[in-house]
Context: one part of a larger RNA
Parts: sequence; structure tokens; C1' cells
RNA sequence: GUCUGCGAGUUAUUAUCAGUGGCCAGCAUCAGCCUCUUUGAGGUGGAUGCGAAGCGAAAGCGAGUACGAAAUGUGCGAUUAGUCGCUGGUAAUAGACCCGAAGCGGAGGUGAUCUACUCUUGAGCAGGUUGAAACCAAGGUAACACUUGGUGAAGGACCGAACUCGUGGAUGUUGAAAAAUCCUGAGAUGACUUGAGAGUAGGAGCGAAAGACUAAUCAAACCCCGUGAUAGCUGGUUCUCUCCGAAAUCGCUUGAGGGCGAGCGUUGGGAAAGUAAACCGAGGAGGUAGAGCACUGGAUGGCUUAGGGUCCCUACCGGGAUGCCAAAACCAAUCAAACUCCGAAUUCCUCGGGAUCCAUUACCCCAGCAUUCAGACGGCGAGGGAUAAGCUUCGUCGUCGAGAGGGCAACAGCCCAGACCUGCAGCUAAGGUGCCUAAACAUGGUUAAGUGGAAAGGAUGUGACGUUACUUAGACAGUGAGGAUGUUGGCUUAGAGGCAGCCAUCAUUUAAACAGUGCGUAACAGCUGACUCAUCGAGUGAUGUCGCGCCGAAAAUGAUUGGCGAUAAAUCAUGUACCGAAGCUCAGGAUUGCAUCCGGAUUCGUCUGGUUGCAGUGGUAGGAGAGCGUAACCCGUGCUGUGAAGGUCAUCCGAAAGGAGAGCUGGAGCGCUGGUUAGUGAGAAUGCAGAC
Repeated sequence: GUCUGCGAGUUAUUAUCAGUGGCCAGCAUCAGCCUCUUUGAGGUGGAUGCGAAGCGAAAGCGAGUACGAAAUGUGCGAUUAGUCGCUGGUAAUAGACCCGAAGCGGAGGUGAUCUACUCUUGAGCAGGUUGAAACCAAGGUAACACUUGGUGAAGGACCGAACUCGUGGAUGUUGAAAAAUCCUGAGAUGACUUGAGAGUAGGAGCGAAAGACUAAUCAAACCCCGUGAUAGCUGGUUCUCUCCGAAAUCGCUUGAGGGCGAGCGUUGGGAAAGUAAACCGAGGAGGUAGAGCACUGGAUGGCUUAGGGUCCCUACCGGGAUGCCAAAACCAAUCAAACUCCGAAUUCCUCGGGAUCCAUUACCCCAGCAUUCAGACGGCGAGGGAUAAGCUUCGUCGUCGAGAGGGCAACAGCCCAGACCUGCAGCUAAGGUGCCUAAACAUGGUUAAGUGGAAAGGAUGUGACGUUACUUAGACAGUGAGGAUGUUGGCUUAGAGGCAGCCAUCAUUUAAACAGUGCGUAACAGCUGACUCAUCGAGUGAUGUCGCGCCGAAAAUGAUUGGCGAUAAAUCAUGUACCGAAGCUCAGGAUUGCAUCCGGAUUCGUCUGGUUGCAGUGGUAGGAGAGCGUAACCCGUGCUGUGAAGGUCAUCCGAAAGGAGAGCUGGAGCGCUGGUUAGUGAGAAUGCAGAC
């Protein structure tokens, strides 16, 4: 891992609600006793319980009573239905759907063969080195001291085996080993090591102290009991179909992943007013969007003018100037979530209509049972953030959640559209119609970038529409010719001759020609431009708006409009077709609700079968309903050695759970109708046991 088996809302009591039944102003018996066909049934038994009357703290009074001096007042009551079974829902108390802690201590016991420390009694430490005290001899001293030599053999002394330990490294890491092996290390006469025996223990021991050690277990050992501890937490919770169908919000919470009340769901009952909602009308509420500057503030310019700065005059007083700053007032034009002289749309409230229609009541009330309290994205309106986030917090609508189908290549939340079942029928939505791939053509433009996916900014891209200037009295561009004289203007300067710089910028000849546009020279020269003529012969410049393109454009595996590819098969506009979904229609069928009609049963409350019509039938949590199957028992009725159950496997039936069953196998029990009872349904729980 697979297979097989096992594996989770039970039982008791009490309460409450619903269904159903008995009796009924009553209902029921408990224990005990008696009988029988003895896990049971029947009889007897009214002790007692609930109900039939309440109110008051109570005395007490009583359909009333309490308050009160009192009430035509107020509170609670009265104007009747209970009670006892059975079944089901739920709650409370119990382990209370099942499995799961770490733990706690009310204990009671077992451990010091491991290890810590201690006690008693034993044992062990190759070899080598060093050479303390003391003593002896000699020298030395007044005597000591002291010096030298020798003897001597001390030490938590030295080196180093056994022994004890475990520094660093490698190997090992499902190991040879639940701590080792190898190499390398530390101590090795000592606070040394070690054998045997003994002692101390669980809030206790022992500890050269690390919370270390106390039998591979230690910030409180192990065993067993309390014990099914508790778990607002995680996981799991077993057959089918039908009807309805949420929430992720508000308030409170030692509350935030839990709960309680409300909201939203469901089931039953009631209420009947044409009730609720949509829609229409009327009347109100309001200060948002927008707008405005009348207030509060911000901010700009002007005008005028307090005050100040600076400068000037002045001995003082004072005066003057100002392209400086500037209050207030005025004028103009402005900005605001915490400004408003104004002010919508939507929204909300009330009334009327709708509505003497339809009723399947959607509204409201009562009762039973819930779930939900982590929401997500998208559009719109806002706050926070950076007018960042697949960010965060609100409001509002939608979708997902709990929603399948079609489209967006793929893609919960976008677009279209809400799946009862069947159909090799039809029409459409979004979106599409070159091929992949179902379906397309026509007309008129645009784009040349494979644009068709990105910004500020940039540019003789290109199309459309303007404005304006020049132009057959010849424009624009090109080509040919001219482009002169006074004069080298004056100044400056070494020089300054159109062209370093400053000033001036006239006049003449002219078709025109600057006291010179740029290059150039030391300065001249030279080239060129403005300007003019000729040639040529029709448009040429400037500027604006709009459409589509271009550049701007860099990322990590090979690139993507989905691909191929296409100059339309891109794009804009117009038109007509077609395709396209589980949408709509058509045909048939199932089922639910209501209505209608026809039956059956009946305890007369209802239950149940069918016809027709209308409307429905996505669904998580959850509520409600109807069934299938398993085991056992009871009444009835059947099958079976002419082959039961079980197994295997054709075939058939039912909307499903499921049911029937030939043949083969098997070899002795097993069904069906109705009823009762439950250890009643497995694929999941790192489920449990076994097998492989």
C1' cells in the first nucleotide's frame, strides 16, 4: 500500500414542543398483594402527582385580589381543558457522537544490579628521571651563620606502559554499536583507580553545582488507581431520493478562529385588513454632487493708503524721495473634508392610487429546529496608503461563495445565461464566421508599421478639413549673368580695406547691389549670401484641427495576435446573412404545489388513487418529507436432497437506495405479507486487527 473484518448521536431520568391514542372536570396509579400461558400479561391498590382559582411579603380575601382613606385608577388574574400512555424533535444532568494531549495529585506501592555520594573490607599502579628536609665529613666563625663534598629519598614532582579518562579529527549515521571504531590526546603515589558487601528515594535522595544523576526515562523516576481527567482545538462520522434554502452583518463579551441576543433559513399553526413589495401621484426630511465667495479661512493682481525699511536734507522740530515690505477698505479674478448666499439626481418617511383583479400570503404574529459571526473579486462613491498593491476600512449593486452551460486560447469573482429527464428537431445571447474550428458576403475609407499590446517627449510618415502669404504683370527650386562707385566710411589699432571692437549707416550709378549674412586673410585678396536681370513654365511657402501610423521600446530555457498564416484574414463606418449555450421554442416523459373534476377508505378529524389546467423542479451550511436495505423476534403464509443459504455468472425489472434470476458450484436450511425491536449501512479518522 491493497484486501477482509471491526469502527462514531446511544441509554437513563427530568423538562418542553409536535404527531398519535385512551379517558375527560377530571386523568394516572407507586410500592405491596392476587392470578396466569411467569424476562411478560391481567386484576387489586388513590398513598400520591398534575389539573379544575387567583391575588398578596403575609394575616387574609376570593372571580377577584394587591396598592390605597378612596376610585370610573393601576398591576396580576377570571370569561374553562386537562391528564396519562406511545412515537419523534430539542434541551438539561450524566463520559453523552468517536478517537487524540501535554498534564494534575487524593493517593498507594516498586526501584541505588545503571548512576551520585557515603560506610566496611580487600586489590592495583612496568620502567626511567629529578634529588627537598635531615644527617655525616672537611673548610669556616668568638659562637652561630655560611661554603664545599657525600649520605639520604621527599613530592596533589617530571617522562611514560598497564589502568582511568575522552582533546581534536576521520569513519559510522536503516551503524558491527540506541554513543562505537581508528588516529591523535589528558592523568598515571593520588582530591588516584578498582572488586565485593552495605546505606540514603520521589517535592525526596545525592550533587568539587552541569538542573547533573536516581536502571537507554528527570525543571520532579517508574507501576497502578482517581480516569472514559479536560480539550472554546485538529481529524473522522457509514444507504437513496424529493421540497425549500442561508450567513460570513449589528450589539455585548478576559471578546476577537469561542459564545449569547438580534438579522438572514426551514417546518407547523394562526391572523383576513385587499395586508406587504414593485410601480404611479401628492406632501414632507436632508445639505452630498455641482456651484458660489454672502460668512470662516487660504491664495493672486490692481488701486488707494496706515505702518515699517532704505536713501537724502536737517542743531532740534520736522520734511522729501523710493522700480522695497505691507495692514484695512475698494476693484478684478480665485481655492476649501472639518467654508456656504445657493443647491440637484438618487435615497428615506407619510398619505392616496395600484387593489371590490389574481391569492400558491410573498406582509404580520405564535411555536419547533437550525446554520452563520475568517468572506472574495468586479463596477460605482469615499477614508487610509504614494489618487501603490491580487493592499486595507466603509457605503451601494452584481457575481462567486452554494452555480453547471457558452464566450474571454487556458483562467472561482469579468461578459452572456440560471442545468427535472430524454431527442441525430428549430430560434437566438455574449462572442464569432481564411485553416486548425461551426458560420460571410457587399459597399466606402484608413494603415505599410505584421501597426493591429505601453508613457512623457520627438519627427518634411501619410490621409481629411481649414486659415494665411507669394504666383502667367511668371512665383518656389535649379541654371546663366550681375552683385558696382565715393570708400580702405569715421574712430581705434602694428594692421582693422563689408566681416576683432566702438560710432554712424549717408550719397552716387543703377535692372539690382548691404558702409554688408557666413567662410576666409597678418591685413588685403578669394568664396558665398541678401538683392537684380535672364532662362524655365505652375503652383510654392507658413500655420492650425482631426484620423491612422513611426521613434521612444533592455532580462534572464525558444519565440508567441491561442497557432498557422494573412496586406486583409488589420482597422473605421454602413448593410444584409449565418454560426453559436444545459437560454427560448418544439415532441415525449418524471415529479412537486395549487386549483378542478371523478372515485376508494374512514374513528367523520382526515387519509388515499386518478383526470385536466396553471406554475415550478442548480444548490454548500441547514430545516422538512418519503423510502431502500441489514440483524433479531411475533402473527399469518410459503419454498427446500426432484437440492436451502452462500459463491459464480448470462439475462431481466425499478427514478434511486435496490430487486428478480436460467446455468454451474454448493450440500441444509431459507423466504414472503403485516407488525415490533435495534450493537442497522464505511472509503477516508498519520483509524484498529489479520492476511498478502